[in-house]
RNA sequence: AGAGUUUGAUCCUGGCUCAGAUUGAACGCUGGCGGCAGGCCUAAUACAUGCAAGUCGAGCGCGAAAGCCUUUCGGGGUGAGUAAAGCGGCGGACGGGUGAGUAACGCGUAGGAAUCUACCUGGUAGUGGGGGACAACUUGGGGAAACCCAAGCUAAUACCGCAUACGCCCUAAGGGGGAAAGCGGGGGAUCUUCGGACCUCGCGCUAUUGGAUGAGCCUGCGUAGGAUUAGCUUGUUGGUGAGGUAAAGGCUCACCAAGGCGACGAUCCUUAGCUGGUCUGAGAGGAUGAUCAGCCACACUGGAACUGAGACACGGUCCAGACUCCUACGGGAGGCAGCAGUGGGGAAUAUUGCGCAAUGGGGGAAACCCUGACGCAGCCAUGCCGCGUGUGUGAAGAAGGCCUUAGGGUUGUAAAGCACUUUCAAUUGGGAAGAAAAGCUUAACGUUAAUAGCGUUGAGCCCUGACAUUACCUUUAGAAGAAGCACCGGCUAACUCCGUGCCAGCAGCCGCGGUAAUACGGAGGGUGCGAGCGUUAAUCGGAAUUACUGGGCGUAAAGCGCGCGUAGGCGGUUUGUUAAGUCAGCUGUGAAAGCCCUGGGCUCAACCUGGGAACUGCAGUUGAUACUGGCCGACUAGAGUACGAGAGAGGGAGGUAGAAUUCCAUGUGUAGCGGUGAAAUGCGUAGAUAUAUGGAGGAAUACCAGUGGCGAAGGCGGCCUCCUGGCUCGAUACUGACGCUAAGGUGCGAAAGCGUGGGGAUCAAACAGGAUUAGAUACCCUGGUAGUCCACGCCGUAAACGAUGUCUACUAGCCGUUGGGAGACUUGAUUUCUUAGUGGCGCAGCUAACGCAAUAAGUAGACCGCCUGGGGAGUACGGCCGCAAGGUUAAAACUCAAAUGAAUUGACGGGGGCCCGCACAAGCGGUGGAGCAUGUGGUUUAAUUCGAUGCAACGCGAAGAACCUUACCAGGUCUUGACAUCCCUGAAACUUUCUAGAGAUAGAUUGGUGCCUUCGGGAAUCAGGUGACAGGUGCUGCAUGGCUGUCGUCAGCUCGUGUCGUGAGAUGUUGGGUUAAGUCUCGCAACGAGCGCAACCCCUAUCUUUAGUUGCCAGCAUUAAGUUGGGCACUCUAGAGAGACUGCCUGGGCUAACCAGGAGGAAGGUGGGGAUGACGUCAAGUCCUCAUGGCCCUUAUGUCUAGGGCUACACACGUAAUACAAUGGUACAUACAAAGGGAAGCGACCUGGUGACAGUGAGCAAAUCUCAAAAAGUGUAUCUCAGUCCGGAUUGAAGUCUGCAACUCGACUUCAUGAAGUUGGAAUCGCUAGUAAUCGCGGAUCAGCACGCCGCGGUGAAUACGUUCCCGGGCCUUGUACACACCGCCCGUCACACCAUGGGAGUUGAUCAGACCUGAAGCCGUGGCCCUAACUGCUUGCAGAGGGGAGCGUCUACGGUCGGAUCGAUGACUGGGGUGAAGUCGUAACAAGGUAACC
Repeated sequence: AGAGUUUGAUCCUGGCUCAGAUUGAACGCUGGCGGCAGGCCUAAUACAUGCAAGUCGAGCGCGAAAGCCUUUCGGGGUGAGUAAAGCGGCGGACGGGUGAGUAACGCGUAGGAAUCUACCUGGUAGUGGGGGACAACUUGGGGAAACCCAAGCUAAUACCGCAUACGCCCUAAGGGGGAAAGCGGGGGAUCUUCGGACCUCGCGCUAUUGGAUGAGCCUGCGUAGGAUUAGCUUGUUGGUGAGGUAAAGGCUCACCAAGGCGACGAUCCUUAGCUGGUCUGAGAGGAUGAUCAGCCACACUGGAACUGAGACACGGUCCAGACUCCUACGGGAGGCAGCAGUGGGGAAUAUUGCGCAAUGGGGGAAACCCUGACGCAGCCAUGCCGCGUGUGUGAAGAAGGCCUUAGGGUUGUAAAGCACUUUCAAUUGGGAAGAAAAGCUUAACGUUAAUAGCGUUGAGCCCUGACAUUACCUUUAGAAGAAGCACCGGCUAACUCCGUGCCAGCAGCCGCGGUAAUACGGAGGGUGCGAGCGUUAAUCGGAAUUACUGGGCGUAAAGCGCGCGUAGGCGGUUUGUUAAGUCAGCUGUGAAAGCCCUGGGCUCAACCUGGGAACUGCAGUUGAUACUGGCCGACUAGAGUACGAGAGAGGGAGGUAGAAUUCCAUGUGUAGCGGUGAAAUGCGUAGAUAUAUGGAGGAAUACCAGUGGCGAAGGCGGCCUCCUGGCUCGAUACUGACGCUAAGGUGCGAAAGCGUGGGGAUCAAACAGGAUUAGAUACCCUGGUAGUCCACGCCGUAAACGAUGUCUACUAGCCGUUGGGAGACUUGAUUUCUUAGUGGCGCAGCUAACGCAAUAAGUAGACCGCCUGGGGAGUACGGCCGCAAGGUUAAAACUCAAAUGAAUUGACGGGGGCCCGCACAAGCGGUGGAGCAUGUGGUUUAAUUCGAUGCAACGCGAAGAACCUUACCAGGUCUUGACAUCCCUGAAACUUUCUAGAGAUAGAUUGGUGCCUUCGGGAAUCAGGUGACAGGUGCUGCAUGGCUGUCGUCAGCUCGUGUCGUGAGAUGUUGGGUUAAGUCUCGCAACGAGCGCAACCCCUAUCUUUAGUUGCCAGCAUUAAGUUGGGCACUCUAGAGAGACUGCCUGGGCUAACCAGGAGGAAGGUGGGGAUGACGUCAAGUCCUCAUGGCCCUUAUGUCUAGGGCUACACACGUAAUACAAUGGUACAUACAAAGGGAAGCGACCUGGUGACAGUGAGCAAAUCUCAAAAAGUGUAUCUCAGUCCGGAUUGAAGUCUGCAACUCGACUUCAUGAAGUUGGAAUCGCUAGUAAUCGCGGAUCAGCACGCCGCGGUGAAUACGUUCCCGGGCCUUGUACACACCGCCCGUCACACCAUGGGAGUUGAUCAGACCUGAAGCCGUGGCCCUAACUGCUUGCAGAGGGGAGCGUCUACGGUCGGAUCGAUGACUGGGGUGAAGUCGUAACAAGGUAACC
C1' cells in the first nucleotide's frame, strides 16, 4: 500500500466482499511446563447455609461456670472482677458491591461566594460546686413466639441546673446569653478519717480561633438520537416582606407585576451512568466506558423522617406493597447489586479454601480484638509473555504409502543405525527474600522538685510467615514423559490420484458439482501458524462509501418550475480609535495510573518500579494591532435617482377587420358524394357533392416570420385606442455602500381537472358504428359528448429542460444576427470602433468520455438548494393543504450483487446509401398429378443392425444385403479363446476315408517322418497346458487426432513499426474513381508486409519442331480389305516450343487506373474448363474407415455355426428413370463418335435357338485382338388423335444365365395380359453457350444383379429491358436496453407456494399527563384535653417554665374512579410488494420494435 466482483472487451460512477488490528468473548478439534494478568456482558431474577463491624473494664454498676486446690461436706480459695448481658463512648455515613434510574450542574473542565467539618493539628482560656433519674438486677404479669407491661433497687466520661466567661453569640450598642468529666501512672516534703488530700505527668473534657481534610451550594463552556415532537410554562419569571436551611436562592408562603424558555431546537419521545482512559486509525476522526483510578446514583419496590460532625443510612428505624418463611391463626420474621455458594436465565464466566504474616481500616493508653478490605492459594489455554517436545551424523536414497510417460519420481536425512546433550517434567538433598515494628532491658537528652513515669534518639535481648513440600541451588536416570489445527480455484502462500455425477455437498465475494472436479468426500503431498489452530459474534480500518483534513450535482444519485423578500451568512476605498476574534510571553490548573522517552529489578520477556516528557484544553495576566469585527468620520469605481432618446407577439381592458370551416335560406344542376392500403359504416332522387347569392355564429389570426423580438419563469403573434411593468443607449448632475444571496414566508405558475354562470363554429377523451385481425375494448374510417372559448374562484403539478441555482471578477481568436451610440471618408445595399442581447465554430483549460469553451461544464470568490447502491417507493403511516382528483413532507421490514453513465468492436433492424450473384426479371426444360424404382419417416416385427435430419439428411455412408457381407434376431457351440507376443510339454507339417449332427463340432481311420546343426540344439508348423493377456461395429464426435460438409471461389482476414485515444480500440483496410477481385490508381498519419484474389499447374482451341508403330495414305504399285510393298506430306499419337501482353489505333477518363470501339489474329480483354477453398463460423458430421483418452463386458457386450432379418406395409415425404404421344410410335434400309475395359478375362468367325443364350474356340496382357451394334440422324412405308399400332405397370405360363443354393429375395428372354396416365392445384427446382434440352456409349463395384453414381462424345437452342421487389452476400453509415448476439432481449394481468409489511370490526398489555376520591407512616402546625423526677417561685403542696401523649389540620406514598394520549402485541377479512424451475394469456418497450418513445 491494495485486491475480487457489473461488460464480448473498455473507462468511469457505484455498491457488495476480502486481506489488518482488537476482545471480559463463546463454540469445534487438540493440549507439556512456568510467569503475569483476567474471569455473570444475560434475570437491579429468587436465595438455603456460613462468614463480611465491631471495640473500649485506663467511663460505669452488676457479675457467672467448667477446671484445679482445700473442706468440719454447709462451704472456702483459685479461676476472676475473667466470660456473658446492660448503661455509656467512639465507629456502624469508611471499606466492599452494582449500574436499575438519570440527557441532568449528573459528569468533565475552568471559576465563584453565602457555608459546615467528628477524629488530627497550631494558638488562647478553662476543667469549680451540686442534683434527680433510667437500664442491668429482683419480683409479679401477658404471649406459641418475637417480645412486652407494672412495681422496686442502683452507678457513671449518661442526664440536668448553679457558679465563672479572655475570646464567642445576639443587640435598639444601653445591655443580654451561654461550658465542662473525669480516668490512669508516679511521688520527695506536709496533712490525713489512712481511703486520700497535695504535687506532677499522660489521656480525656469545655469554650473559642486558625490550619488541614472532607462535604454542601452557584456559574461559563462542553457532554446522545428523533421536527413524521413546534410551541412550552402559573411557583411559572421577577420584585417586596416573612419563614426555613450549615449556607445563597420561589427552597416555602403572603402580596404585587406579567413575565420566562424556544428553529443557535424549548416541550415531548427513545436510548444512556459520566470521566481519566481502552480499541482502531498516518492523522483528523470513529467505536467504546470490563479489569485499575476519580465522581455520581442505587441497596426487594414506593414513601418518610430519626440519630448524628456527617445519612434521609446495603448488613439502622417507621409505614405501604409484592414475595418467601415460622405460627398454638391471635400474631411475628426476612431482604447476598458484601465473600463463597444454590436454583433460574443463558452461547457463556471460578472455591460454601487459607491467613490477618504483610499493606490499610475501626476501637483501645497499650497488649490486643475485629476486618470475605487485603495478602495468598484453588479452578479455567480466557489473554499476554517465555521455555520445551531433542542435537549432530547418517544413501542401501531401506521398507511402506502415493503418483507414474512403467524408465522412474516423491515422502526423504525423514526413519532405522551410530555418536552426543538433559532445559522442563520426575527424583534426592539443601534453601533465601518478603520482618519492620511492637514488647522487655538499658544509655543519653527533654519534661519535672524527682535519679519516678512519659516522650525522642541509640544499643542489647526476645519474638511474629497464610503463601510453603515457595523462589532458587543440587543429586540420580534416561531421548527417555510432551503436536496439533486450519488451509491448498482466484483474491491468497500451497497439487495430484481415487470416489461421487446439478446427487451428496461446498461457499467470505466471484462461484464450484450434470462421468476425466487442483472448488464436494477420502488419500498422498504441500503451505501457514504452533500449545494452540480454526469458526462465529462485535468494533475500527481499508471506505476519499458523509469527504474539517478530504467528495460531488449537463448525461452516472443529485439545481427547488420561477421570482420577491425576513432572519442568517458574506460584503467596495479610506483616517482615527478600541482590542472582541487573531498572535506572542508569563502564571495557575490539566489527580494518580495508562501511552511515549530514558534508567533500574525479576536469568530474558510479559510484568513491576524511579525520573522525564506529554496531556494539543481551560482560566488569569502582560503585550502586539497587519487582517476580520465594534465605534466616530470621509470618499465614489458597486447600487440607485433625475434628464434626453430608442426597440419590442411584455401585461391588462375595450373596440374593430378580412379569409376559412360549419350551419341556415334560395337559385342552377344530376347521380353520386365521401372515405381508404382496399373497403364499409355515413350523406344523397324527400335532390346530396359541386356551384352562385344572402344570412347566422363561434374560434383562430395565412403571407410578413427570421437558431428574429419581449418576459423572472409559465408564456406572448391581425389591426386600433386607453392603462401599465421591465430593458437598452447617451451626456451630465445628485445620493453615498443604500449591496449579494436567501432557511422559514409570500406571489406567479403550461396542459389536464374541479365549482358557479355563460357560450359552443372547429377539433375531440368517453361512447356508437364500420373495417383490420386468431382476437382488436387499438392503430385506419364515419359520427360524436364532456372539454376546447369567456367571467369569477380553486388546483399547484410537467422531459416546468440549457435535464446546467443566483451574483461578481478574470481568461486567444474568427464569422453571423437584433437594438442603441460614436468615428472615417470614396456619402454607400460602405467601412471602423463601442455597448446590450442572441447564434455558429474554435485555442488554452476542464471532463469518465460525450462534450463545454467570454451566454463555460475554464480560473476564483459569496450565499442557497440537493445527493450518498438497485428494488421496495416518491409508496405506507402521521402531519399540513385541497370541494374532490390529489399535492407536499416522507420511512421501514424484506430482497438482489449488482443497477447506472459514456464510449468501443460486433451482430441485428418490417433504418439509409452503393454494389454483386440464374437472386429476381426475360426465356428453355422440369418437380408437385400417374404407375414403377430407390432412399427416408412412420408403423409393424423375434429382428426389421447402425449412422446421416433445414439450406449443408433423404439413388446419403452402401463403387452394388440370396449365403458371405452382417454389425441385428431366435437357437446350438467354445472359454488363453477366430487373431498377436511370451513360457512349458509333446508332435514334422500335412493328408485319405467313414460315422453322428443343420453345421460348428465330436469320434474313428489312411499315408507321411521332412530342413539346418558346432549334435547341445535351432527354424517353420500343429496339438495340449499355465497365466500375463487377447477380443469388443460396446458408450462418449459434448474428451480427441485425422478427414469432410457449409457460408463461399464470397473478397475478405490479419500483422510489424509509427501515429491518435486514459482505455477497449482506431488508423492502415476509410474517401474520389475502377475492377470478377482489399484488382489497380489518385488522395490521405501513415509506411510496409503476410494469408487470401490473380498468376505459376493440368485439359482444351492455333501453329512450329522432333519421332513414325500397332497409327496415317497425298502420290506409286497391290488387295476383298492400308491387306501388302513403299512413304511419314496429312490425320493422329506424345515430347519440346511459339502464341495474347490492353502490346497497337481512336474516343472517354484526372495527361491516372481503367472503360468503349476498332485493327490484326486460331484465340481479345481472367479465351473455355479443371485442380486450387484465407482468418474463421456451425460443441456441424464421423469413436461403424482408421487412430486414440476415459468408462464398460471378460464361460461374454468376445468367438464359431446353420436358419431368419436388413427386401415387412393402412400411410407421408424426397430423388431419379418411363410416359401421357405425330418435332411421335412401328417396320425396313443406311451414316458418323469419343472415352474406356479385358487373362479364373474380353471373346471374333462359324453352328443351334424366335430370344435370353448355348456349343466350338481364332486372336489378344492390347493405337495390332476383343467388348462394339453407337443412338438420336437420314431415306422409304405405315399409323391419323383414339386410352390408340401411345403407354408399359401388373399378372399367368414357359425359359436362359450366374452361383453350394435364386422360396423368403437376382437379372434377363419369349408368349400372353395391357393398369394408371390425355402435360399435372397451391407451391417449387435447374440452366446464360458448345450451356439448357435431347441421344446413345463406356467404366468402377461385381459370381450374378444399375432406372443410381462417375466419365465420354453426337445433335444443339431461347432469353437477359433492367435492379423496384424476393433470397443470399460485400462495403460505408445510423439506432440499439442485443453479445448464447432478433430463433436476442423483455413487460403486465391471472394461477400456485413462501416471506415481510399497510389497513382492519375489535381484543389485550405497558407508559404518560389531567380531574376527582381515599389518605398509612412521618415532619411541621395546633386554642382547648390528658400525663409529667431534676429547674423557678413562694403561700411546702400548689402554681409556673419545660417535656410527653391523644385529637385535629396542611403536605403526601400505595390504592380507586373517569375520560384521554402515546407505544407494543394480536385479529376474521383485505391491499399492494418481494422471491420462486420448465405454468396461462397476449406482445407494451429496446431497430422507424413494426402506431417514434417519454413526462
A computed fold for a 1495-nucleotide RNA from an uncultured bacterium, annotated as small-subunit ribosomal RNA. RNAcentral holds the sequence, with entries from ENA and SILVA. Its Rfam family is "Bacterial small subunit ribosomal RNA". Its mean pLDDT, the model's own confidence on a scale to 100, is 84.